[in-house]
RNA sequence: CACAAAGUAGAUAAGCCGCGUAAAGUGUUGCAAAAUGGGACGUUGUUUGCAAACGAAAGGGGGCUCCCUGCGGUGGCUUAUUGCGUUCGUUGUG
Repeated sequence: CACAAAGUAGAUAAGCCGCGUAAAGUGUUGCAAAAUGGGACGUUGUUUGCAAACGAAAGGGGGCUCCCUGCGGUGGCUUAUUGCGUUCGUUGUG
């Protein structure tokens, strides 16, 4: 110098373990903040806090703070797939 590769935040699916069903959670809108390939610029999404509006699927059994089957745009973990635009850097080959 040339060529190639890896890696973020996340997303989806499956499995497992939970939570709720006495309604939390999820989702929506607004405001504020944070973290987001190793660096820089930038993009896209993500998360958190506050506020507002909206709002649900139960059924069966029983020994009645329980169990089973469901349900919730439900939480966590694991695995698989997927996942940065430019530039420098990293790794490999020449």
A computed fold for a 94-nucleotide RNA, annotated as THF (Tetrahydrofolate) riboswitch aptamer. It matches the Rfam family "THF (Tetrahydrofolate) riboswitch aptamer". About the family: Tetrahydrofolate (THF) riboswitch was first reported for Ames et al. as an RNA motif in 5' untranslated (5'-UTR)regions of folate transport and biosynthesis genes in Firmicutes genomes. It was read from a public genome assembly, where an Rfam model found it.